[in-house]
Context: one part of a larger RNA
């Protein structure tokens, strides 16, 4: 930013980004005696940077899940648990991530430099200039992408609150309205702060329940075998962040700002 607020917006203005190669074809054509070998135009393919992402490949994943060494424990078997660089060792979800997957430069327009012209005088000629009029660059101005009303030249639109009180009559004070913060559940966001998502008229976090995905077949019994083990029970138990549903537990109570329109 001449009430007070939620919102959506225009775009002066600035910022990014603007790179390059090699192969096909036009075409062994034009042009050259030959040796060579194209302009223009169409296509394909990287390479070097950038933005973005986690669906594939992989990499990390110390509150996953398995196996194993020693050592203490829980009285002893089992069966667990601490330490040992997470003890070591294999795998591995979220999420972060590149070496991994997507896309970019561009394509048009305009005014132009250098140069190339058209017409044409002074200068009966002859000149791209002197009047006039065109063609021309990765370069400029726009298009592409972002940021933006502190652009104080403080733009626009939509909606929403109202026309209390006191007193010294004021650009005053208080209580309020739309609103909005304080607080308190958090995470798509973070040094803090903000900004975002909620706060009982609630699915914001947990927990529980389901189910993804990881691990790899729990204990406990049963068989088999002297035993070490093996089989069944069983794709079994377990699972930190994922995805849903579900108010059990916590977002309670309450408190503060905040117009009256020069």
């Nucleotide at each position: 930013c001449a009430g007070g607020a939620a919102a959506a917006u225009u775009g002066a203005a600035g910022a990014g980004a603007g790179c390059u190669a090699u192969c096909c074809u036009u075409a062994g054509u034009a042009c050259g005696a030959g040796a060579g070998g194209a302009c223009c135009g169409g296509g394909a393919u990287g390479g070097a940077c950038c933005u973005a992402c986690c669906u594939c490949u992989g990499g990390u994943g110390u509150a996953u899940c398995u196996g194993u060494u020693g050592u203490a424990g829980c009285g002893c078997c089992a069966g667990c648990u601490g330490c040992a660089g997470u003890g070591c060792a294999g795998a591995g979800u979220a999420g972060c991530u590149a070496u991994g997957u997507a896309g970019g430069g561009a394509a048009u327009g305009g005014a132009u430099a250098a140069c190339c012209g058209c017409u044409g005088a002074a200068a009966g000629c002859a000149u791209c200039u002197a009047a006039g009029c065109g063609g021309g660059a990765a370069g400029c101005c726009a298009a592409c992408u972002u940021u933006a009303a502190g652009a104080u030249g403080a733009g626009u639109u939509u909606u929403c609150c109202c026309a209390u009180a006191u007193u010294u009559u004021a650009u005053a004070u208080a209580g309020u309205a739309a609103g909005a913060u304080c607080c308190c559940a958090g995470a798509u966001a973070g040094a803090c702060u903000a900004a975002c998502u909620g706060g009982u008229u609630g699915a914001u976090a947990g927990g529980u329940u389901g189910g993804a995905g990881g691990u790899g077949g729990a204990a406990g019994c049963g068989u088999a075998g002297u035993g070490a083990u093996a089989c069944g029970u069983u794709g079994a138990g377990c699972u930190g962040a994922c995805c849903a549903a579900u108010a059990c537990u916590a977002a309670u109570a309450g408190a503060u700002c905040g117009a009256g329109g020069a």
The part of an RNA shown here (large-subunit ribosomal RNA, domain VI) has 262 nucleotides and comes from an uncultured Bacilli bacterium. It matches the Rfam family "Bacterial large subunit ribosomal RNA". Rfam links the family to the GO terms ribosome and structural constituent of ribosome. The coordinates come from a structure-prediction model, not an experiment, and the mean pLDDT is 89.